[in-house]
């Protein structure tokens, strides 16, 4: 230095839930909270999953309904890339 993750130390993040705001929704942001996490740090690059404003199609006189579709979301779904504390085997 790389890989790896035993013990300990210094720390870090914050599931569910909840309050407010925001969004068409999925969700997100902030506060509280603390299930857990050795990358539960960053990045939507690949996949999976979620939603369907909009678009397309179908039915209907119409209102509307149904289906498909991400350019939306999810990094605490799995990987890739980048960065990083400590130091046994």
């Nucleotide at each position: 230095u790389u890989a790896c993750g035993a013990a300990a130390a210094a720390g870090g993040c914050a599931c569910a839930c909840u309050u407010a705001c925001u969004g068409a929704a999925a969700g997100g942001u902030a506060g509280g909270g603390u299930c857990g996490c050795a990358a539960a740090g960053u990045u939507a690059u690949g996949a999976g999953u979620c939603u369907a404003c909009g678009g397309c199609a179908u039915a209907g006189u119409a209102a509307u309904a149904u289906g498909c579709u991400a350019a939306g979301a999810u990094u605490g779904u799995c990987a890739g890339a980048c960065u990083a504390c400590c130091g046994a085997a």
c-di-GMP-I riboswitch aptamer from Orenia metallireducens, 89 nucleotides, folded computationally. Its mean pLDDT, the model's own confidence on a scale to 100, is 89. The RNAcentral record of the sequence draws on Rfam and Ribocentre.